[in-house]
RNA sequence: GGGCCGGUAGCUUAGCCAGGCGGAGCGAUGGGCUCUUAACCCAUAGGUCAGGGGUUCAAAUCCCUUCCGGCCCG
Numbered sequence: 001g002g003g004c005c006g007g008u009a010g011c012u013u014a015g016c017c018a019g020g021c022g023g024a025g026c027g028a029u030g031g032g033c034u035c036u037u038a039a040c041c042c043a044u045a046g047g048u049c050a051g052g053g054g055u056u057c058a059a060a061u062c063c064c065u066u067c068c069g070g071c072c073c074g
Stems, first nucleotide, its partner, number of pairs: 001073007010026004020057001028044005050066005
């Protein structure tokens, strides 16, 4: 230098192909239960969907570009 894959909540990740309300588990916070803690149960908060631009009524999703990580080729 070229090719491929990946980047979504604090962590692990689904959703992307085929555009239409951003989810789950763990964790956090509050409450219940308990003599207390853990476990268990209920509720709540937490997301520029890596950054920028474009297409569209509408973009995590489609297109272009940049950055970061991994693998392969040279």